[in-house]
Molecule: c-di-GMP-I riboswitch aptamer
Organism: soil metagenome
RNA sequence: AAAGGGCAAACCCAGCGAAAGCUGGCGACGCAAAGCCAUGGGCCGCUGGCGACCGGAGCAAUCCGGGACGCCGUGGCUGCCAGGCUGCCGAA
Numbered sequence: 001a002a003a004g005g006g007c008a009a010a011c012c013c014a015g016c017g018a019a020a021g022c023u024g025g026c027g028a029c030g031c032a033a034a035g036c037c038a039u040g041g042g043c044c045g046c047u048g049g050c051g052a053c054c055g056g057a058g059c060a061a062u063c064c065g066g067g068a069c070g071c072c073g074u075g076g077c078u079g080c081c082a083g084g085c086u087g088c089c090g091a092a
Base pairs, nucleotide, nucleotide: 006031007030012025013024014023015022016021029079035085036084037083039082040081041080042077043076044075045074046073048072049071050070051069053066054065055064056063057062
C1' cells in the first nucleotide's frame, strides 16, 4: 500500500436525570487511537451558597420577590485542545 476487521455524529424511539447529559436500539456525519483516564485549559447545566444587579415594602435597620451576571460548590462533555496509559493488520 492493499485487504480483513473496529468505532459511530445528527435525526428518531425507549429508559434514567432537575438539567447539562447518560444508557440501549436504530442510523452513518465522520474517525488511525472516535481505545482508556475529567489531570490542566476550554465549553455546558444548576435541586445549592455568597455577592453584585433589578423590582417592591419600610422613616430606618431590614424584609420579600426576580434572575439573563460573577465567584464558590457540585454535576457533565475526551467526537474542543493539551497531558498520561495502552494498542490491531501491515505486501514489495